[in-house]
A computed fold for a 77-nucleotide RNA from a Saprospiraceae bacterium, annotated as transfer RNA. Its Rfam family is "tRNA". The family's RNA type in Rfam is transfer RNA.
RNA sequence: GGCGUGGUAGCUCAGCUGGUUAGAGCGCAGCAUUCAUAAUGCUGAGGUCGGCAGUUCAAGCCUGCCUCACGCUACCA
Numbered sequence: 001g002g003c004g005u006g007g008u009a010g011c012u013c014a015g016c017u018g019g020u021u022a023g024a025g026c027g028c029a030g031c032a033u034u035c036a037u038a039a040u041g042c043u044g045a046g047g048u049c050g051g052c053a054g055u056u057c058a059a060g061c062c063u064g065c066c067u068c069a070c071g072c073u074a075c076c077a
Stems, first nucleotide, its partner, number of pairs: 001073007010026004019057001028044005050066005
């Protein structure tokens, strides 16, 4: 350099024929329960869906470029 996979909540991940409100588990906060803690139950906060641009009535999902991570590969030495 080329190719492939991936980047979605603090962490690990799901999401799809493009469709109006973006989700789960864990974690976090509050409340309930307890003598107290853990566990458990309830409620809640938390997201520019990597970035920019484009297509579209509508984009996390499609297209282009950029960027980061991982893997394979080529060249030089």
The coordinates come from a structure-prediction model, not an experiment, and the mean pLDDT is 80.